[in-house]
Molecule: c-di-GMP-I riboswitch aptamer
Organism: Alkalicoccus urumqiensis
């Protein structure tokens, strides 16, 4: 450099429920738990999903409320890929 099937060998991370805590939400952190992962290491770069408290337009409607719809933001990498980077083992 590549690949990474199986076995080894040292490990590593941690679901889905609870608890608190933060946030409007969607999720987020921290402690437990281990469903699982050869990148379940990192980064939101495409693309799928998910929020919607404010912002503007419409609908209902006497008001309050609701409710779509758009732009903006946000969130997800254990949803796909990309990019970078990492252990061991084999050629």
């Nucleotide at each position: 450099a590549a690949a990474u099937a199986a076995a080894a060998u040292g490990g590593g991370c941690a679901g889905c429920c609870c608890u608190g805590c933060u946030g409007a939400a969607a999720a987020g952190c921290a402690g437990g738990u281990a469903c699982g992962c050869a990148a379940a290491g990192a980064u939101a770069u495409g693309g799928g999903u998910c929020g919607u408290c404010g912002a503007u337009g419409c609908u209902u409607a006497g008001a309050u409320a609701a409710g779509c719809a758009u732009a903006c933001c946000g969130a997800u990498c254990g949803c796909c890929a990309g990019u970078c980077u990492g252990c061991g083992u084999u050629u």